[in-house]
Context: one part of a larger RNA
RNA sequence: ACCUACGAGUUACUUACGGCGGCAAGGUUAAGUGCCUCGGGCACGAAGCCGAAGGGAAACCGAGUCUGAAGAGGGCGUCGAGUCACCGUGAGUAGACGCGAAACCAAGUGAUCUACCCUUGGUCAGGAUGAAGGUUGGGUAACACCAACUGGAGGUCCGGAUGGUUAUACGUUGAAAAGUGUUCCAAUGAACUGAGGGUAGGGGUGAAAGGCUAAUCAAACUUGGAGAUAGCUCGUACUCCCCGAAAUGCAUUUAGGUGCAGCCUCGGGCAUGUAUCGCAUGAGGUAGAGCGACUGAUUGGAUGCGAGGGCUUCGCCGCCUAUCAAGUCCAGACAAACUCCGAAUGCGUGCGAUAUUGAUCCCGGGAGUGAGGGCGCGGGUGCUAAGGUCCGCGUCCGAGAGGAGAAGAAUCCAGACCACCGGCCAAGGCCCCGAAAUCGGGGUUGAGUUGAACUAACGAGGUCGGGUCGCAGAGACAGCUAGGAUGUUGGCUUGGAAGCAGCCAUUCAUUUAAAGAGUGCGUAACAGCUCACUAGUCGAGGAGUUUGGCGUGGAUAAUAAUCGGGCAUUAAGCAAUUUACCGAAGCUAUGGGAUCAGUAAUGAUCGGUAGGGGAGCAUUCCACUCUGCGUCGAAGGUGAAGCGUGAGCUUUGCUGGAGCGUGUGGAAAAGCAAAUGUAGGU
Numbered sequence: 001a002c003c004u005a006c007g008a009g010u011u012a013c014u015u016a017c018g019g020c021g022g023c024a025a026g027g028u029u030a031a032g033u034g035c036c037u038c039g040g041g042c043a044c045g046a047a048g049c050c051g052a053a054g055g056g057a058a059a060c061c062g063a064g065u066c067u068g069a070a071g072a073g074g075g076c077g078u079c080g081a082g083u084c085a086c087c088g089u090g091a092g093u094a095g096a097c098g099c100g101a102a103a104c105c106a107a108g109u110g111a112u113c114u115a116c117c118c119u120u121g122g123u124c125a126g127g128a129u130g131a132a133g134g135u136u137g138g139g140u141a142a143c144a145c146c147a148a149c150u151g152g153a154g155g156u157c158c159g160g161a162u163g164g165u166u167a168u169a170c171g172u173u174g175a176a177a178a179g180u181g182u183u184c185c186a187a188u189g190a191a192c193u194g195a196g197g198g199u200a201g202g203g204g205u206g207a208a209a210g211g212c213u214a215a216u217c218a219a220a221c222u223u224g225g226a227g228a229u230a231g232c233u234c235g236u237a238c239u240c241c242c243c244g245a246a247a248u249g250c251a252u253u254u255a256g257g258u259g260c261a262g263c264c265u266c267g268g269g270c271a272u273g274u275a276u277c278g279c280a281u282g283a284g285g286u287a288g289a290g291c292g293a294c295u296g297a298u299u300g301g302a303u304g305c306g307a308g309g310g311c312u313u314c315g316c317c318g319c320c321u322a323u324c325a326a327g328u329c330c331a332g333a334c335a336a337a338c339u340c341c342g343a344a345u346g347c348g349u350g351c352g353a354u355a356u357u358g359a360u361c362c363c364g365g366g367a368g369u370g371a372g373g374g375c376g377c378g379g380g381u382g383c384u385a386a387g388g389u390c391c392g393c394g395u396c397c398g399a400g401a402g403g404a405g406a407a408g409a410a411u412c413c414a415g416a417c418c419a420c421c422g423g424c425c426a427a428g429g430c431c432c433c434g435a436a437a438u439c440g441g442g443g444u445u446g447a448g449u450u451g452a453a454c455u456a457a458c459g460a461g462g463u464c465g466g467g468u469c470g471c472a473g474a475g476a477c478a479g480c481u482a483g484g485a486u487g488u489u490g491g492c493u494u495g496g497a498a499g500c501a502g503c504c505a506u507u508c509a510u511u512u513a514a515a516g517a518g519u520g521c522g523u524a525a526c527a528g529c530u531c532a533c534u535a536g537u538c539g540a541g542g543a544g545u546u547u548g549g550c551g552u553g554g555a556u557a558a559u560a561a562u563c564g565g566g567c568a569u570u571a572a573g574c575a576a577u578u579u580a581c582c583g584a585a586g587c588u589a590u591g592g593g594a595u596c597a598g599u600a601a602u603g604a605u606c607g608g609u610a611g612g613g614g615a616g617c618a619u620u621c622c623a624c625u626c627u628g629c630g631u632c633g634a635a636g637g638u639g640a641a642g643c644g645u646g647a648g649c650u651u652u653g654c655u656g657g658a659g660c661g662u663g664u665g666g667a668a669a670a671g672c673a674a675a676u677g678u679a680g681g682u
């Protein structure tokens, strides 16, 4: 891992509702007793219980009563029949659908492991060091002291046994539930060790690590209380049919739980309800707008009450201002908690029309849900960040299959009863992969831009359109030829300043076809080159500005690249446009099934998680039944054929070798793929 077997809403009592039946203003017995055909039989048994009357705290009164001063008003009643048994579905009490804790308590069992202690024994190769003391000699007044020898101390040294375990490698389904190799520490001591004994679970023991206390220790193990409890996790077994949610509000020692309400379903009941449109009639303060209409905030200018500062004065005055600034005026402009105003939608009510089996309402039984999520729109929060978060309106996913989007819960299209080798369309497509146009007419792009998804500010004689304003056969624009002068080197400044460092301005005047007191380069300053401007030449459009389309630069990411790919350039790109076609479980055609409504004809409906309701199949046993089947072959096993929407059923071949079924009812140890399920097997 697979197969087989086993494996989870049960039972008792109480209670609510529904169903079925008995009796009925009544219904019913319990314990117990008697009898018999001994069956869960028959009879007796009225104690008790429920109902038939309520109201009041009660006395009490009574179809009424309580409150009250009350013949008032109001509250609760009266004017609908119950009760007993059985069945079903919930609830309660019990282990109460099954498995699952960590724990708690009680009584016991453990110190053959290990901790410490007691008693009694045992063990420690060899080598080294050489304390005290002593002896002899020297030395001293005597000591002290010195030397040699002797001596043999020590939680002394090196190192075996022994005990330990520092480091590392191996081992890690091991040779081993702690080892092996190498290395290392202690090795006469607080040493190691044998045997016997002691201390016991909130207790022991502990040179103390919460260590150890039999591979178990922040409270051992065994049995019991015990099926502890588990608002938690997992699992919970046959079929078909109808309907079909919620992830919200309020509350909660509440937040992943629960109660009530909301939303689903089933039964009963009565009237209605809902949607759209039209007409009529209401409430409202949002969007917007506005603010000389309030509250507040606010920009620039004019004026300048008043204040500050400066000047002046003996003082009062007075004068000034790159300061602040009330009010007024002009212009502008802001607000969720501003409003003189003020929509569109939406909402309420009435009338009318149309539509409407799953629309409303009331009573009762059963639920589930109470973690929601994406998208669009209106907002708060956040960074006008988030696949963020919190509300509102809608929608879909959730619980929704099918087609499109390369792929992809919620984007687009569209809601799957079944069958079908018909047809039409939707979104989206029509060169090939790929079903359908290499379709038609007219534009645009030259960047493979693009054909998927994100780029911007900014830059540019890219290119195609539109508008506008000057110039132009009295010759424009570009080119070429020629001129571009004089007062004058304008004045000032300056070392110099002559068109061209800088400053000034009646930037003037003259000669002119025209020529600035000078557009740029240049010089130390001049010079020089050039422009504006003018003439000639040439001969037809040309200069500018603004706006739109498509393109261009800006353009950088982590495993080779790519529009889904191949590939595509008057397109298979882009923007409009014409006509065909393809394309889904949509619609339609044909046949069939079910549900609901209806007398019928017929019509409508039939996606579905949690969940509610309905109808069935199968298994085991019991009662009756078929006067059922069976060694002329039962059950079971294994093939085949047929029937049924399905669970399943029937027939039959082979196997098997002794029991088994039909129909109608009844009763359950009554259906397995899952529970890291249990046992066995492979």
Stems, first nucleotide, its partner, number of pairs: 001682006011094009021084003026050003032044004036039001054061002064076004097235002100232001104225006115199009124189001126158003129154001133150006162186003167182004201217001203213003238616006248261005262369002264366006271360002273356010288341001289339002295335002299331005306324002308321004372397010402413003417592003422588003428582002431566003437579001440577001443574002450568002458553002462550007471541001479537005485510003490504003516531001520529002593606005617671001619668006626661001628660002636655008
The part of an RNA shown here (large-subunit ribosomal RNA, domain II) has 682 nucleotides and comes from Faecousia sp. NCBI's taxonomy places the organism under Bacteria, Bacillota, Clostridia, Eubacteriales, Faecousia. The prediction has a mean pLDDT of 84.